RNA sequence: CUCUUAUCCAGAGCGGUGGAGGGAAAGGCCCUAUGAAACCCGGCAACCAGUCAGUUUUUAAACUGACCAGGUGCUAAUUCCUUCAGGACGAUUGUUCCUGGCAGAUGAGAG
Numbered sequence: 001c002u003c004u005u006a007u008c009c010a011g012a013g014c015g016g017u018g019g020a021g022g023g024a025a026a027g028g029c030c031c032u033a034u035g036a037a038a039c040c041c042g043g044c045a046a047c048c049a050g051u052c053a054g055u056u057u058u059u060a061a062a063c064u065g066a067c068c069a070g071g072u073g074c075u076a077a078u079u080c081c082u083u084c085a086g087g088a089c090g091a092u093u094g095u096u097c098c099u100g101g102c103a104g105a106u107g108a109g110a111g
Stems, first nucleotide, its partner, number of pairs: 001111008013041001015040003021031003025083004042075003047071002050067007079103001084100005
């Protein structure tokens, strides 16, 4: 980097360093010197690993639950909203809502 698969309306600082940018892209709309990014510390969560119990069943495997917190991850706004397609409402070119898709992020596995 590519592929497969699961999840993405919950949760998490009034800390330190740092100094101007950030929210993937585009369009919006926002955050930011009352201090951005990044790093450290703290925190959240529980995907994988681990422990225990149970169920199915072929000694393995799968699934479920509890515990834990080793590997990741996350820590403004639903993935901040929309982007493509369909539908509902509405009544005329526009608003709202719903479903799916695309894209993206993260975990696990494979190449």